RNA sequence: GGGCUGGUGGCGGAACUGGUAGACGCGACGGACUUAAAAUCCGUUGGCUGCAAAGCCGUGCGGGUUCGAGUCCCGCCCUGCCCA
Numbered sequence: 001g002g003g004c005u006g007g008u009g010g011c012g013g014a015a016c017u018g019g020u021a022g023a024c025g026c027g028a029c030g031g032a033c034u035u036a037a038a039a040u041c042c043g044u045u046g047g048c049u050g051c052a053a054a055g056c057c058g059u060g061c062g063g064g065u066u067c068g069a070g071u072c073c074c075g076c077c078c079u080g081c082c083c084a
Base pairs, nucleotide, nucleotide: 001083002082003081004080006078007077010026011025012024019067027045028044029043030042031041032040046057047056048055049054060076061075062074063073064072
């Protein structure tokens, strides 16, 4: 230099052909149980605004296509693998 693969909450990891993003698990926080703890069980858990109801934003970065993009297209950055 060329080709392929991947980049999504604090972490792992889903999202089927473009149609509610964050399921599920871990972790964290709160509670129950316990003399206390561990284990177990229940609840909550992206950000901002808001008393609340609710609204807006958010998929590596920047653009494009589309009524609609995590998903398709272009450029760039980064990870891994292969070729030279």
The RNA shown here (transfer RNA) has 84 nucleotides and comes from an Elusimicrobiales bacterium. Its Rfam family is "tRNA". Rfam links the family to the GO term triplet codon-amino acid adaptor activity. It was read from a public genome assembly.